[in-house]
RNAcentral holds the sequence, with entries from ENA. A computed fold for a 353-nucleotide RNA from a Dehalococcoidales bacterium, annotated as Bacterial RNase P class A. The organism belongs to Dehalococcoidales, within Bacteria. A source record names the gene rnpB.
RNA sequence: UAAGUAAAUCGGGUGGCCGCUCCUUCUUCGGAGGGAGAGGAAAGUCCGAGCUCCACCGGGCAGGGUGCUGGGUAACACCCAGGAGGGGCAACCCUACGGAAAGUGCCACAGAAAAUACACCGCCCGCUAUGCGGGUAAGGGUGAAAAGGUGAGGCAAGAGCUCACCGGCGGCCGGGUGACCGGCUGGCUUGGCAAACCCCAUCCGGAGCAAGACCAAAUAGAGGGACAAAGGACGCCCGGCCUGUCCCGGGUUGGUCGCUUGACCCUUUCGGCAACGGAAGGGCUAGAUAGAUGGCCACCGUUCUUCCGGAAACGGAAGGAUACAGAACUCGGCUUAUAGAUUUACUUGGCUC
Numbered sequence: 001u002a003a004g005u006a007a008a009u010c011g012g013g014u015g016g017c018c019g020c021u022c023c024u025u026c027u028u029c030g031g032a033g034g035g036a037g038a039g040g041a042a043a044g045u046c047c048g049a050g051c052u053c054c055a056c057c058g059g060g061c062a063g064g065g066u067g068c069u070g071g072g073u074a075a076c077a078c079c080c081a082g083g084a085g086g087g088g089c090a091a092c093c094c095u096a097c098g099g100a101a102a103g104u105g106c107c108a109c110a111g112a113a114a115a116u117a118c119a120c121c122g123c124c125c126g127c128u129a130u131g132c133g134g135g136u137a138a139g140g141g142u143g144a145a146a147a148g149g150u151g152a153g154g155c156a157a158g159a160g161c162u163c164a165c166c167g168g169c170g171g172c173c174g175g176g177u178g179a180c181c182g183g184c185u186g187g188c189u190u191g192g193c194a195a196a197c198c199c200c201a202u203c204c205g206g207a208g209c210a211a212g213a214c215c216a217a218a219u220a221g222a223g224g225g226a227c228a229a230a231g232g233a234c235g236c237c238c239g240g241c242c243u244g245u246c247c248c249g250g251g252u253u254g255g256u257c258g259c260u261u262g263a264c265c266c267u268u269u270c271g272g273c274a275a276c277g278g279a280a281g282g283g284c285u286a287g288a289u290a291g292a293u294g295g296c297c298a299c300c301g302u303u304c305u306u307c308c309g310g311a312a313a314c315g316g317a318a319g320g321a322u323a324c325a326g327a328a329c330u331c332g333g334c335u336u337a338u339a340g341a342u343u344u345a346c347u348u349g350g351c352u353c
Base pairs, nucleotide, nucleotide: 001349002348003347004346005345006344007343008342009341010340012300013299014298015297016296017295018294020037021036022035023034024033025032026031039324043335044334046333047332048331049330050329051208052207053206054205056240057239058238059237060236061235063204064203065202066201067200068082069081070080071079072078083097084095085094086093087092098199099198103197104196105193106192107191120140121139122136123135124134125133126132127131148166149165150164151163152162153161167189169186170185171184172183173182174181175180212257213256214255215254223248224247225246226245227244230243231242232241264283265282266281267280268279269278270277271276301322302321303320304319305318306317307316308315309314
């Protein structure tokens, strides 16, 4: 210096005027002063939880999620570390990565054949010979995929038919917590798809802050009807347990709480490869309810284009750009969107010393 790889950060600033929400102080009750006021994704609502209600508990079926190993965590489909496979010269990246030898099913088109090899061409043998019969999965051709691969022997021609090596499978030994790895050995050897059903392991009750609680208001603890072979946690069944349960009909649509102190944030330190955990100290950081967090102006910043000056660094002028987006119960993740700018570590080239 060029091209890349991985990770992290920022994502406008200052001032003036007019406004909005919450808290607080003063008040002559009209207001005045002070303080706080969106994000890295507040988004999609895709996973996992907290919290709340369904009175409570257990078993089975059905249904659904997850799926290499070990750890982290409140939990997870997340994160970290590792294994295997694949890609890249490399830094590094990607993986729905249990089972196809439990069973069922599927494998388009092409092709002779898509799995019990029904032999198209070719090759070999025989015959009554432009053909027929038999042998052959070595060769051709088809296909996403062709019956383990390469070589040698063997044979009429061939074939794991035999042998060596390699791949795969089984067994044993060694290493590792484990996924797995290494070695020895055996029989010649079993197509692919589970993101098809299925099997195995493991986990899962439902509804959601419009959850729900209280006050006020209203009237109704009324009346009528159904059921006890009833009703009560999503779908079904069973058991325990509990209870009267459900329906008809009318009124209220206000306020308060839930609501923001929380698996919270920052710093230091200790343990751990890391995710993360422990300890000490410090901090308080929006809570609206038709939904505040805004609008205008000026200056500055960042950056792009053109022009001028300059050897260059750079300076000046004009014009443009300044993103994605926006809380609504709260957290942990994932995914997606994002103008522009910055930093760190590393890789492969080129040039110079």